Source information
The RNA shown here (Bacterial RNase P class A) has 369 nucleotides and comes from a Chloroflexota bacterium. The prediction has a mean pLDDT of 76. It is recorded under the gene name rnpB. Lineage of the source: Bacteria > Bacillati > Chloroflexota. Its Rfam family is "Bacterial RNase P class A". Rfam describes the family as follows. Ribonuclease P (RNase P) is a ubiquitous endoribonuclease, found in archaea, bacteria and eukarya as well as chloroplasts and mitochondria. Its best characterised activity is the generation of mature 5'-ends of tRNAs by cleaving the 5'-leader elements of precursor-tRNAs. Cellular RNase Ps are ribonucleoproteins. RNA from bacterial RNase Ps retains its catalytic activity in the absence of the protein subunit, i.e. it is a ribozyme. Isolated eukaryotic and archaeal RNase P RNA has not been shown to retain its catalytic function, but is still essential for the catalytic activity of the holoenzyme. Although the archaeal and eukaryotic holoenzyme s have a much greater protein content than the bacterial ones, the RNA cores from all the three lineages are homologous -- helices corresponding to P1, P2, P3, P4, and P10/11 are common to all cellular RNase P RNAs. Yet, there is considerable sequence variation, particularly among the eukaryotic RNAs. Identified in Yersinia as Ysr151/RnpB. It is annotated as a ribozyme.
RNA sequence: CAGGCCGGCCGGGUGCGUCGCUGUUGAUGGCGACUUUGUCGCCAUCAUCCAGAGGAAAGUCCGUACUCCGCAGAGCACGGUGCCGGGGAAAUCCCGGCUAGGCGUGAGCUUAGGGAUCGGGCCACAGAAACAGGUAGCCGGUCUCCGUGAGGAGGCACGGUCAUAGUGAAAAGGUAAGGUAAGAGCUUACCGGCGCGGGUGGUAACAUCCGCGGCCAGGCAACCCCCACCGGGAGCAAGGCCAAGCAGAGGCAAGGAACUGCUCGUUCCAUUCGAGCCUCGGGUAGGCUGCAUAGAUAGAUGACCACCGGCAGCGGCGCUCGAUGAGCGUUGCCUGUUACAGAAUGCGGCUUAUAGGCCGGCCUGGGAU
Numbered sequence: 001c002a003g004g005c006c007g008g009c010c011g012g013g014u015g016c017g018u019c020g021c022u023g024u025u026g027a028u029g030g031c032g033a034c035u036u037u038g039u040c041g042c043c044a045u046c047a048u049c050c051a052g053a054g055g056a057a058a059g060u061c062c063g064u065a066c067u068c069c070g071c072a073g074a075g076c077a078c079g080g081u082g083c084c085g086g087g088g089a090a091a092u093c094c095c096g097g098c099u100a101g102g103c104g105u106g107a108g109c110u111u112a113g114g115g116a117u118c119g120g121g122c123c124a125c126a127g128a129a130a131c132a133g134g135u136a137g138c139c140g141g142u143c144u145c146c147g148u149g150a151g152g153a154g155g156c157a158c159g160g161u162c163a164u165a166g167u168g169a170a171a172a173g174g175u176a177a178g179g180u181a182a183g184a185g186c187u188u189a190c191c192g193g194c195g196c197g198g199g200u201g202g203u204a205a206c207a208u209c210c211g212c213g214g215c216c217a218g219g220c221a222a223c224c225c226c227c228a229c230c231g232g233g234a235g236c237a238a239g240g241c242c243a244a245g246c247a248g249a250g251g252c253a254a255g256g257a258a259c260u261g262c263u264c265g266u267u268c269c270a271u272u273c274g275a276g277c278c279u280c281g282g283g284u285a286g287g288c289u290g291c292a293u294a295g296a297u298a299g300a301u302g303a304c305c306a307c308c309g310g311c312a313g314c315g316g317c318g319c320u321c322g323a324u325g326a327g328c329g330u331u332g333c334c335u336g337u338u339a340c341a342g343a344a345u346g347c348g349g350c351u352u353a354u355a356g357g358c359c360g361g362c363c364u365g366g367g368a369u
Stems, first nucleotide, its partner, number of pairs: 001365010012308004017304003021052003025047010054340001058351002061349005066235004078231005083097005098113006114226002119224002121220003135165002137161004141156006173191006192216002194213008239289004248280005255269005309338005314332008
C1' cells in the first nucleotide's frame, strides 16, 4: 500500500431565515353549564417563551411489569426447555468456556448439544438382507453319473459360514498370526471404541495418563416415547369512573287528542292492561381515565431557502511511474446524490432493513528501510 476479519460508534450541521403542525403554561375573546360575578368545560387568536421520534420507533418472535377472570390439594393430558460456569426480574437473552462436525492460507466464522440395551416406528434407490439376513461364492452332508483308483461333474424345500464378491450414505470394529471342514473376538498381540476403578489438571463441562473387562448388533429422538425441570387464561379494543336515549322496577297519579287560531261545546282514547311526573339499579351511545418531562378521536414532530459538510462523477493543476495510460494529492459559481425508516401502555431481549462515514485491535499478500 492492497484485500480482508472482529468489536464499538455516528448516521448530517448552522440560521433572531420564510411558511406550517402537536402539546404544556399564560393572556384575551366567544359559547355553554352551575353552587350567578366567579368556577368548570369547549372553541378561536396571540406569545422575541418552553417541549416535540429511532437505532431500529418495524416484525410482534420471547420474557416481564400492569389489569381482569380463574384457582383446596394431588395426578393425568398438552406445550416448552435440555453441555458447563457466570450475569440477569425473567427469556427461543447476554458473556466466557467444553465436546463433535463444517468453511477459510489466516485473523476468524458457523451448525448441533439429556437418553438409541424400556418399547414401538422409519431408513429413498440399489441390494439376499437396513438388523439377525443367506444372492453368488466357500466348506460339510447326501443322491446320481463318470473314473481301476486318488478323485471329478451335476443336483438338493439339507447343514455351517461373512472370511471373498456384489449393492449402498451406512452391511455387524481394523491389521497380523493361530485355529477350523470352511469360517468367525473363536483365541492371542497391537491399534480403535465402550464400560468400570484410580491418579493428575480444571469451580465445572471436560482433558490427559495408568490398570482391568473381548464388553464390540448401524443411524434417526426436529417420529412416537423415556428422564429432569418449568408452564393457569386473556390482553390497554386489558381494566376503572361518569353517564343521554330505549327497555325494566318502585312510588304519586288524571288527563290527552281532533273539530279549531282562542273559549265553550261535541266526539274519541285513557283512568284494573296507567297519560304524565319523580326515584332506583344495571348499563348502550358518548365522555374522562389508564397515559408517561413528545404523546393521539388512525395518529403532530414537517416543507422550502441559503451556507457549510460527506460520497460519486466530470474538468483544471501538481507529483510519481513500467507513460495515447495509471496512481496519488489538491481544487471548482460544475453535475448528481445524501439511506432504512415514523412512537400509540411501559420496559428488557431477539430478528429483519439501513446511503455514507469514524475509531480501536488483528490477519494475509506485496514493497521500502